[in-house]
RNA sequence: AGGGAUUGCCGGGUAAUCGCUUCGACCUUCGGAUCGGAGAGGAAAGUCCGAACACCUGCAAGCACCGUGCUUCCUAACAGGAAGGCUCCGUCUUUCGGGACGGGGACAGAGAGUGCCACAGAAAACAGUCUGCCGAUGGCUCUUCGGAGCACAGGUAAAGGUGAAAAGGCGAGGUAAGAGCUCACCGCCCCGGUGGUGACACCGGGUGGCCUGGUAAACCUCACGGGGUGCAAGAUCAAGUAAGAUAGUAUGUGCCGCUUGCCAUGACGCUAUCGGGUGGAUCGCUUGAGGCCGCCGGUGACGACGGCCCCAGAUAAAUGAUUAUCGCCCCGAAAGUUUUCGGGGUACAAAAUUCGGCUUAUAGGCAAUCCUUCUGG
Numbered sequence: 001a002g003g004g005a006u007u008g009c010c011g012g013g014u015a016a017u018c019g020c021u022u023c024g025a026c027c028u029u030c031g032g033a034u035c036g037g038a039g040a041g042g043a044a045a046g047u048c049c050g051a052a053c054a055c056c057u058g059c060a061a062g063c064a065c066c067g068u069g070c071u072u073c074c075u076a077a078c079a080g081g082a083a084g085g086c087u088c089c090g091u092c093u094u095u096c097g098g099g100a101c102g103g104g105g106a107c108a109g110a111g112a113g114u115g116c117c118a119c120a121g122a123a124a125a126c127a128g129u130c131u132g133c134c135g136a137u138g139g140c141u142c143u144u145c146g147g148a149g150c151a152c153a154g155g156u157a158a159a160g161g162u163g164a165a166a167a168g169g170c171g172a173g174g175u176a177a178g179a180g181c182u183c184a185c186c187g188c189c190c191c192g193g194u195g196g197u198g199a200c201a202c203c204g205g206g207u208g209g210c211c212u213g214g215u216a217a218a219c220c221u222c223a224c225g226g227g228g229u230g231c232a233a234g235a236u237c238a239a240g241u242a243a244g245a246u247a248g249u250a251u252g253u254g255c256c257g258c259u260u261g262c263c264a265u266g267a268c269g270c271u272a273u274c275g276g277g278u279g280g281a282u283c284g285c286u287u288g289a290g291g292c293c294g295c296c297g298g299u300g301a302c303g304a305c306g307g308c309c310c311c312a313g314a315u316a317a318a319u320g321a322u323u324a325u326c327g328c329c330c331c332g333a334a335a336g337u338u339u340u341c342g343g344g345g346u347a348c349a350a351a352a353u354u355c356g357g358c359u360u361a362u363a364g365g366c367a368a369u370c371c372u373u374c375u376g377g
Stems, first nucleotide, its partner, number of pairs: 001373010012326007020039006027032001041348001045359002048357005053230004058262006065226005070084005085107001086105008108221002113219002115215003130160002132156003137153002139150004168186002171183003187210002189206007234283004244274006252265003290309005296303002327346008
């Protein structure tokens, strides 16, 4: 100097003229006029998660069904966030025990059970002998009677092969050859102790104690949690038709489903289907788990306290257009280290009940940490 990964921030400004919407004050000939304030984002998108709020809807228990899944904390809550633990990958370093930094993790349980692991391989978990090793003991053949050979019976799972994975690991002894067969050091398991809120970490002992895998975004088990529908929710007013028709309903109805219990209610009702009328006005509608600043607590996410502020509310849908200039980026020219001139460009994209997250899109710019390539010292 270039490239990459992760994370965070900005993403146009100013002035003038004209135009649009809304709120407040006051006036009005009820048409509107005047003055003042405000007017689209980091994602407003996706509708993936959680809630506020509204209605169904009276209160519970159990089952089914669904969601989450290392620990602790934050939050109204969450599948979100913060800090840790363990593990994997990479870099640096090391007294070779380990330590530091960056990145990933769909990270509960495989001795509760069931299922699956293609092909290859002898064999894929109640899992072994294809090649191989031995053949001490027994057997067969030869014998100079010392023994030699065969590899049949038998022994072996150490070596090799196949595979993603093959009967704890490495070293030594031992053996006919081998094997935790024995021993030391590790791994696993069991017991005890120390530290920590905890996940876990460390230390000591046991003595071969270890019938040998993976997979649960396979079924399943365990722990915790969970109603549904959604502002097109819902409330009020006005108008109008057909106090419509048919069927069911008194062990009915009231919880998304089923069962049970309590309570309430009962035909001018309720449920379902068909048919008819209306489709207009107002509210919900923007003061919020709100924003900014200060200070305190906390590793941090965040929280307490104090002060200041009001920052869209449309309803076929306003929030804009033009001109000038500045900023940023690209290209070219001149000058000479930071300027001037000319040309071009300025992303993704638009509120519709509100908020906290996640995911996706994004011209260009800035910052932090880490990795890597090249060059120089």
Predicted 3D model of a 377-nucleotide RNA (Bacterial RNase P class A) from a Balneolales bacterium. The source organism's lineage runs through Bacteria, Pseudomonadati, Balneolota, Balneolia and Balneolales. The model forms 94% of the base pairs in the Rfam consensus. It matches the Rfam family "Bacterial RNase P class A". Rfam classes the family as a ribozyme. Rfam's curators write: Ribonuclease P (RNase P) is a ubiquitous endoribonuclease, found in archaea, bacteria and eukarya as well as chloroplasts and mitochondria. The sequence is in RNAcentral, with records from ENA. It is recorded under the gene name rnpB. The prediction has a mean pLDDT of 77.